Overview:
Two RNAs folded together computationally: RNase P RNA and transfer RNA, 417 nucleotides in total. The coordinates come from a structure-prediction model, not an experiment, and the mean pLDDT is 77. It holds a member of the Rfam family "Bacterial RNase P class A". By type it is a ribozyme.
[in-house]
RNA sequence: GAGGGGGGCAAGGAUAGUGCUAACCUACAAAGGUUAGAGGAAAGUCCGGACUUUGCAGGCAAGGGAGCCAGGUAACACCUGGGUGCCGAAAGGCAACGGAAAGUGCCACAGAAAACAGACCGCCAGUAAUCCGAUUUGCUGGUAAGGGUGAAAAGGUGGUGUAAGAGACCACCGGGCUUAUCGCAAGAUAAAGCCGCAAGGUAAACCCCUCCCAAAGCAAUGCUGAAAACAGGUCAUGCCUGCUACUGCCUGUUGGUAAGCAGCUAGAAAUAGGUAAGCAAUUACCUAUUCAAGAGAAAUGCUAUCCCAAACAGAAUCCGGCUUACUGCCCCCCCUACUU
RNA sequence: GCCCCCGUCGUCUAGAGGCCCAGGACGCCACCCUUUCAAGGUGGAAAUCGCGGGUUCGAAUCCCGCCGGGGGCACCA
Numbered sequence: 001g002a003g004g005g006g007g008g009c010a011a012g013g014a015u016a017g018u019g020c021u022a023a024c025c026u027a028c029a030a031a032g033g034u035u036a037g038a039g040g041a042a043a044g045u046c047c048g049g050a051c052u053u054u055g056c057a058g059g060c061a062a063g064g065g066a067g068c069c070a071g072g073u074a075a076c077a078c079c080u081g082g083g084u085g086c087c088g089a090a091a092g093g094c095a096a097c098g099g100a101a102a103g104u105g106c107c108a109c110a111g112a113a114a115a116c117a118g119a120c121c122g123c124c125a126g127u128a129a130u131c132c133g134a135u136u137u138g139c140u141g142g143u144a145a146g147g148g149u150g151a152a153a154a155g156g157u158g159g160u161g162u163a164a165g166a167g168a169c170c171a172c173c174g175g176g177c178u179u180a181u182c183g184c185a186a187g188a189u190a191a192a193g194c195c196g197c198a199a200g201g202u203a204a205a206c207c208c209c210u211c212c213c214a215a216a217g218c219a220a221u222g223c224u225g226a227a228a229a230c231a232g233g234u235c236a237u238g239c240c241u242g243c244u245a246c247u248g249c250c251u252g253u254u255g256g257u258a259a260g261c262a263g264c265u266a267g268a269a270a271u272a273g274g275u276a277a278g279c280a281a282u283u284a285c286c287u288a289u290u291c292a293a294g295a296g297a298a299a300u301g302c303u304a305u306c307c308c309a310a311a312c313a314g315a316a317u318c319c320g321g322c323u324u325a326c327u328g329c330c331c332c333c334c335c336u337a338c339u340u
Numbered sequence: 341g342c343c344c345c346c347g348u349c350g351u352c353u354a355g356a357g358g359c360c361c362a363g364g365a366c367g368c369c370a371c372c373c374u375u376u377c378a379a380g381g382u383g384g385a386a387a388u389c390g391c392g393g394g395u396u397c398g399a400a401u402c403c404c405g406c407c408g409g410g411g412g413c414a415c416c417a
Base pairs, nucleotide, nucleotide: 001338003334004333005332006331007330008329009328010327012307013306014305015304016303017302018301020037021036022035023034024033025032026031039312043323044322046321047320048319049318050317051217052216053215054214055243056242057241058240059239060238063213064212065211066210067209068082069081070080071079072078083097084095085094086093087092098208099207103206104205105202106201107200120147121146122143123142124141125140126139127138128137129136155173156172157171158170159169160168174197175195176194177193178192179191180189181188182187221262222261223260224259229253230252231251232250233249234248254417255416256415257414269290270289271288272287273286274285275284276283277282341413342412343411344410345409346408347407350366351365352364353363358397368384369383370382371381372380390406391405392404393403394402
C1' cells in the first nucleotide's frame, strides 16, 4: 500500500414532454387542478410473532424444534456480553459447543487383532530333535517395549526393574476426581489432597436428558346482493372423557360470478432531542414533529438532454430477524504473511 | 400471494454411508454376419450424481445454504 480486517452512509438529481393509482377540491357534465405514490434487500419463504378460522373444556400419545452460560425481546434458530475450542502473522473471524462409564447399531479395504481388546513378525524362558557345543527347526509358555496395517490399535519422555518386558515402580509433563479461591453461571486458577491413568470413533445413526410447540394460513376469514334446487353422509378432533349442536354441519351435483364491501394498514409506529437503568443489546419516561402506497391481476412508468458513474432489483395482511444478490463513498484497525 | 414435491450418461431409470471414480434399458460409435439394408451377435464411448459448504476415516446417499423445474389452493348459494 491498490494487501488483510471491522464499521457506517447513500441508493440518483435537474429540466421538458407524456401516462397510471389514491385522496381532496372545482364543475350540471365532459373534464381540469392540488398533494402523495416501492427496497436495503420489496427476493428466498428459512425462522419468530401479530391477526383470523378450526364448537368448548380436560387428558394422553405421536410428531416437530431448541440445545456452552448469562442477559435482551411480543417471540425467535435473532441480538448483546462472557466462556471454551478452532483458523489467522496480526487486526480479527468461525462454531449444529448437552450425553459415547443408560442401551442398541455401524466401522469397507488392509491388518494377527476393530472392541467384556489383540501374539503375525520380533524379544525372552523352558523343553524335544539335529547335535560335543553353538546354530536351526518344532512344541509349551511369558511379553503390548519394537516392526508392520489402518482414519483409528489401552497417555508421553527419562530412569528403576526384569529372563525379556510392562504405570509393575519412580520423577517430570499430560489427564481425571474432591476440596479451596474467583465468578450469577458457563468456567478459570493449580493452592491442598486423592487416583497409575479408569478401556477407540460415530448422536448432521437410532436414542437418552433438559426446555419449548395444537393445526392451517389474507386464495385465512366475516358480511352484502342475484337466482334457486337436488342427492348422500354425519354425530365434531390422531385417540380418550365430559358438555353443546339435526331449523345444524360436511361432501358432491347444479347455479351465480371470477360481483361488491370489510379484513387493509396509526403501529411491539417512525424521526430528533433529553432524563434514568445497563459494559452492551435493550428498556422506561418526557418533549417536539410526521401520518409517508394500499392496489386487486394489480398503479408508482416511459422518452429526450445535462451532470464523473450509476449495480442488485418491483410492495400484495402486517411486523422482528436470518440468508442470498449488488453499486459507490467515507471512517477506523493490522502488518512477523503478500506487494513495493 | 401461500403450501408442497423433484433434480443421477443424449432419454427413462437403479441406488438409501464403503462391495459404486456409479449399474441397467433405449439411443450412439466400431467390428462381425449379409450382394446390400434391417434384424441378430460382440465390443466400446457417454455422468465433476443441479451448484457450493459442512459432518464422517469415507457422501449420489446425512445436514445447511443457493439454483432450476413441476404441482396444488378462489368466493357465494